[in-house]
Context: one part of a larger RNA
Molecule: small-subunit ribosomal RNA, 5' domain
Organism: uncultured bacterium
RNA sequence: AUGAACGCUGGCGGCGUGCCUAAUACAUGCAAGUCGAACGUGCGGUCUGAAUUUCGGUUUAGACCAAAAGUGGCGAACGGGUGAGUAACACGUAACUGAUCUACCCUUCACUGGGGGAUAACUCACCGAAAGGUGAGCUAAUACCGCGUACGCUGGUGGGUUUUAGAACCCCAUCAGGAAAGCGUUAGGCAGCGGUGAAGGACGAGGUUGCGGUCCAUCAGCUAGUUGGUGCGGUAAUGGCGUACCAAGGCGACGACGGAUAGGGGGCCUGAGAGGGUGACCCCCCACACUGGCACUGAGAUACGGGCCAGACUCCUACGGGAGGCAGCAGUAAGGAAUAUUGCACAAUGGACGCCAGUCUGAUGCAGCAACGCCGCGUGUAGGAUGACGGUCUUCGGAUUGUAAACUACUUUAGUCAGGGACGAGCAAGGACGGUACCUGAAGAAUAAGUCUCGGCUAACUACGUGCCAGCAGCCGCGGUAAAACGUAGGAGGCGAGCGUUAUCC
Numbered sequence: 001a002u003g004a005a006c007g008c009u010g011g012c013g014g015c016g017u018g019c020c021u022a023a024u025a026c027a028u029g030c031a032a033g034u035c036g037a038a039c040g041u042g043c044g045g046u047c048u049g050a051a052u053u054u055c056g057g058u059u060u061a062g063a064c065c066a067a068a069a070g071u072g073g074c075g076a077a078c079g080g081g082u083g084a085g086u087a088a089c090a091c092g093u094a095a096c097u098g099a100u101c102u103a104c105c106c107u108u109c110a111c112u113g114g115g116g117g118a119u120a121a122c123u124c125a126c127c128g129a130a131a132g133g134u135g136a137g138c139u140a141a142u143a144c145c146g147c148g149u150a151c152g153c154u155g156g157u158g159g160g161u162u163u164u165a166g167a168a169c170c171c172c173a174u175c176a177g178g179a180a181a182g183c184g185u186u187a188g189g190c191a192g193c194g195g196u197g198a199a200g201g202a203c204g205a206g207g208u209u210g211c212g213g214u215c216c217a218u219c220a221g222c223u224a225g226u227u228g229g230u231g232c233g234g235u236a237a238u239g240g241c242g243u244a245c246c247a248a249g250g251c252g253a254c255g256a257c258g259g260a261u262a263g264g265g266g267g268c269c270u271g272a273g274a275g276g277g278u279g280a281c282c283c284c285c286c287a288c289a290c291u292g293g294c295a296c297u298g299a300g301a302u303a304c305g306g307g308c309c310a311g312a313c314u315c316c317u318a319c320g321g322g323a324g325g326c327a328g329c330a331g332u333a334a335g336g337a338a339u340a341u342u343g344c345a346c347a348a349u350g351g352a353c354g355c356c357a358g359u360c361u362g363a364u365g366c367a368g369c370a371a372c373g374c375c376g377c378g379u380g381u382a383g384g385a386u387g388a389c390g391g392u393c394u395u396c397g398g399a400u401u402g403u404a405a406a407c408u409a410c411u412u413u414a415g416u417c418a419g420g421g422a423c424g425a426g427c428a429a430g431g432a433c434g435g436u437a438c439c440u441g442a443a444g445a446a447u448a449a450g451u452c453u454c455g456g457c458u459a460a461c462u463a464c465g466u467g468c469c470a471g472c473a474g475c476c477g478c479g480g481u482a483a484a485a486c487g488u489a490g491g492a493g494g495c496g497a498g499c500g501u502u503a504u505c506c
Stems, first nucleotide, its partner, number of pairs: 001504002004502005011377006017370002019335001024333003028330003033074003038071002041068001044065009081288003091212007100205002105201008113147001115145002122137006153177008182193002184190001214260003221251003226248008263285004267278004290311005313324004341367001343366003349363001350361004380410004390401004414447001416442005424433001450495005455476003461490005471478002
């Protein structure tokens, strides 16, 4: 010094921290949705009108509100968790990318013309225990597909300039190719929200390289896609990244290869420093999401709460077949010396969607539990000698406990009771926390002290009991009949809502 644990004890507050073990298995609830101003449908309700009526109602037309799925868009790649793997361009730092991509956002320029065919929802029929599925029919769009047009875009050809190891970038000419979507509000063209192409920015990401940071040589040789070249493929992009052919290379005592261990850094602990140790909380990066593999969608994933396959495990089953993945927040079992509530709220901050209103948000803000840590406060203050009683010791004179108590006077922090009562919230309203913090008043010393030690190191000593026993102990060592070392008592010393022990690091 600690993410600590254990023993004894325990009044309050503030701020933090809290499964270090089984990356073990998980009941239950919640943790990612949103948009009706993209689209079709419309359960249900309200109002108005009509027809009919057994006066209950039924049918129908219009307007408005609108549940619920569905198509479509954006988000779901963020945020949150964990550290299993990884000794590696994973991380840190410094460079490069003339080898690259980037949705939303910002800036600039231009465009937004004209068509088509479907499909879900829905209806009907059917299969299945369920999960779910099949067929037929209908329909919309900012869903999908052609056409036209278009630039500074893409590709080809020819030419030019500049640089380079070389290709490129750039400029000119020519040929070919590539876009789009509407909605809303008004009755007005809109300085609304969108869509498309091109250029730039910003943000983010991919790739390459130098250097740096563990142990073992009782690991000394390793390597066939291996090292290089050419062609082709693949990628946003370089590259044996993949493939065919050709060559025979490449790495290594400056430690290859193998094995063990380990997420890395900012930091944190210690130390005068050098250094040593460490990587909880907070921040950045990486990796993982039951185990292994794979791709799809997408600007971005090889995707924790998406998909497929295989495996182990658990559950449902009508035995034919299905369902699941807390290393999200709570919570359960297990393991363990050991680690919390199945809480409140979106009021604030931030995020997603939306023109907004708003919805969602176990991120977050708060509350609960735990002396787990740090800091602060309290458990009274002043006076008070007959130095009371009692206890202990005694040389029996006394000494000590000890101004300690009693007693007298006073105060009221915290606590209790009563009254008031926020800031955090922006132009108005709106606060989970919270009737909390805080303020005022009242009564009353009232409700609040332990723990370890006392042989030396090391501050603090006597009596009795025990008799190498019982026991103590960090080291030296104590105990075998006067033990300052064991046990008890009185006293003393240390620290104090803590004290001591254990573990680990300096």